[in-house]
Context: one part of a larger RNA
Formats: sequence, C1' cells, structure tokens
RNA sequence: CGUCGGUCGCCUGAGGGGAAGGUGUCCUCAGUACGAGAGGAACGGGACACCGUAGCCUCUAGUUUACCGGUUGUCCGGUAGGGCAUCGCCGGGCAGCCACGCUACAAGGGAUAAGAGCUGAAAGCAUCUAAGCUCGAAGCCCUCCCCGAGACGAGGCGACCAUUCUGCGUAGCUUACACUACGCAGACGAGGGCUCCCCCAGAAGAGGGGGUUGAUGGGGUGGGGGUGUAAGCGCCAAGGUUUAAGCCGAGGCGUUCAGCCCGCCACUCCCAAU
Repeated sequence: CGUCGGUCGCCUGAGGGGAAGGUGUCCUCAGUACGAGAGGAACGGGACACCGUAGCCUCUAGUUUACCGGUUGUCCGGUAGGGCAUCGCCGGGCAGCCACGCUACAAGGGAUAAGAGCUGAAAGCAUCUAAGCUCGAAGCCCUCCCCGAGACGAGGCGACCAUUCUGCGUAGCUUACACUACGCAGACGAGGGCUCCCCCAGAAGAGGGGGUUGAUGGGGUGGGGGUGUAAGCGCCAAGGUUUAAGCCGAGGCGUUCAGCCCGCCACUCCCAAU
C1' cells in the first nucleotide's frame, strides 16, 4: 500500500516445512509347527537397551567470582570488623543454567511398486489384462508437530467505534431564510502507540504484566531455604610468668537449632509507577 469504513479478538486451512523416529537384545508363543533324528521356526503379545529429536529441573550430578563457615601471610596500633594475595586457599551451598538426570516420541487408514491372485476374451482351449476386480512394502498420501488469508479466489464468526455535530464552499429549489446533495476543514471517538514501574520475555525491535479504582518493582514482616552455633558476657582451663590472696592464657562449655544471608513463596501502599 492492498484486501471497498475503522479497530480488537477468535477461527477455517489452500499452500509450505519436519526424520522424529531408527536399530537391537531378551521373555512368551515353544522345545510347539516341521523333521526318522540331529535340529528347529513364524504370526501375535510383552519387557528392556542404545542412537537420534523435543521439552524440563522432582530426583541424581555439575556449576554456583549471590551467600555462610574454617584458615595462612601481610596491612589497618590491639579487639571487633575488614582490604590484598587466582574467589588467597579450603569445606559447604538455594535459585538459575544445565547432563551424566527426568519425561514424551505408537497404532491405524488410503492409493500403490516388484510380486501374488479372481473373473476373462482377442485365440471355442489356455492366459493376473486387453475391459473389470481383490491383495501387496522401512517407500507415497493422511493421521502427529510448526508456519500459514498478499490464499489478488486477499475467506468466516463475534464485539466495539463511526456513518454524528460545527464552520466554509459549490450546485439544485427559492425574493430571502430554510432544506437536499457533494467537497474541504475542525470536533467527538473505538482502538493503538508514546511515556513511567517491571518480567520465569528478551541481541535491538518484539512478547507479557502493571500504573493509586494499584501488590508492577524496591523496602519491611512472616514462611521456606543456605551455612553451622556469631559478638558480648559468665563459668572452666593445659600451660607460662623474678612465687604473685597476682597477672597472662591457646582452648572448652553455656547463653545459642545461634548469628549472618537469600535472585524463592506470601502478606503489607512505607518508596517509586505523579
């Protein structure tokens, strides 16, 4: 821009894309059919494994320079708390992301190929073929997933807004006003965009949510979770010290399932969406 007013939502599905499946073993059928015996199936049913594809994070595992703890050297005079040293090193680790983890990936129908047949002439017979008909593949078309009405044959359904008002101009009818038709400009308006707060959405656009008639993000509180029992104080204490009713003291116990922290889940208008 078009789709013959505009907008929003839900569809149809012409057409297009896909490999989304592939392979093997075992059990049963069955020591059956078959076979003198030796040996030894199949149809059907079931269970696994591997490869591949897609998705996910409950479990397992990895990562986790959010976080918690231990500890070495040094510096901040000491304590407490920290800086630097690959995150200093080490032990753990939720969410997220992930594979080594989990889940799902049939059957069936139609038309056929080679092939197997029925009926059947040409050619009194015969013949699957000439007319006609029935079967028959991991292959083809559906069934499954994705895109899809620019499918110019431009589709369908539903809803909302508009088709209203004002001004001006032209034409008609008029003495004129009014009226009618058309054109231009403005108002109204569904809806969309911009703007602001955001997201388990995201390269940018896009998508989704919210904006005080509000729980959208932050903060606070509670829950849940990570680490593993904080500091201070009290009690005890190996040992050391010019033996001091003294002082120093690693460490232990209690207070303390503590303290610190959280990208999770709720609640709450305190802050920001004015």